[in-house]
The RNA shown here (Bacterial RNase P class A) has 316 nucleotides and comes from Nitrosospira sp.
The sequence was found by an Rfam model in a public genome assembly.
It matches the Rfam family "Bacterial RNase P class A". It is annotated as a ribozyme. Rfam describes the family as follows. Ribonuclease P (RNase P) is a ubiquitous endoribonuclease, found in archaea, bacteria and eukarya as well as chloroplasts and mitochondria.
The prediction has a mean pLDDT of 78.
Lineage of the source: Bacteria > Betaproteobacteria > Nitrosomonadales > Nitrosomonadaceae > Nitrosospira.
RNA sequence: GAAGCUGGCUAGACAGUCGCUGCCUAUUUUCAGCAAUGAAAAGUAGGGAGAGGAAAGUCCGGGCUCCAUAGAGCAGGAUGCCGGUUAAUGGCCGGCCGCUAUAAGUCGCAAGACCCAAGGUGAGGAAUAGGGCCACAGAGACGAGCGUAUUAAGUUACGGUGAAACGCGGUAACCUCCAUCCGGAGCAAGACCAAAUAGGCAGGCUAUGAAGCUGCUCGCUGAGCCUGCGGGUAGGUUGCUUGAGCGUACGGGCAACCGUGCGCCUAGAGGAAUGACUGUCCACGACAGAACCCGGCUUACCGGCCAGCUUCGUUA
Repeated sequence: GAAGCUGGCUAGACAGUCGCUGCCUAUUUUCAGCAAUGAAAAGUAGGGAGAGGAAAGUCCGGGCUCCAUAGAGCAGGAUGCCGGUUAAUGGCCGGCCGCUAUAAGUCGCAAGACCCAAGGUGAGGAAUAGGGCCACAGAGACGAGCGUAUUAAGUUACGGUGAAACGCGGUAACCUCCAUCCGGAGCAAGACCAAAUAGGCAGGCUAUGAAGCUGCUCGCUGAGCCUGCGGGUAGGUUGCUUGAGCGUACGGGCAACCGUGCGCCUAGAGGAAUGACUGUCCACGACAGAACCCGGCUUACCGGCCAGCUUCGUUA
């Protein structure tokens, strides 16, 4: 330098104007108070923040919450080489073994064959517990028969096909067996505050008249009225984003990962904000939108950048 492979990062940039959703500060009005001040709401001004690597599919595994839960067994489901990692996993890392594959190499006139780098990939326990199945070809495909030769004797040998043939065959990604593990529902979980109306409970009054017409008296009608408590609904608050967090340095480990120090705070809404326009530039911009939170897997994706590994070539 070329080719191949693997992994990581990024996801148009800058400036201006106008908005939207939270937060902070100042200030104005309203309310309470003599006042300092306080509380909430509204307005104004300023500051700062505002989607992703997959926010997606909801496929695994956890946190959190409520419900359930003596113990044992059955049923059902999941996993399955060995070791490690982790909060946990069916994820990830390392190793072994199997399969697969391209370049290079070897053989060859060639077709091709062998060996197959870095790689990719494997539901990789058990086939002597039992059952099932074994395409095509083949006379015969699972249990012994059949053909030929042979022998005292189903006694011995061979049998073109096929992955497997006369045998302790193959298949468990077919049932099964073995080992290990597994309670259910999910933030519409759950917690708190709490109207109106209706109903409930308790107390009091009431035909010696409740209540209404009706503010009072009379009159008429004639059985409720008042107070308190508690549950639920509407509504509101919370759960809610400081977390197995991110960045960086050093240390341990082949690695996944772990430890220590320092620094940072990075949406939290609730019919749901995260936008629109203008200008300049470039390599002309893909897939796509949070809704309790994490770790994975899978799927989608225009491009750009970086690192590592292998093989080959060149130069020194």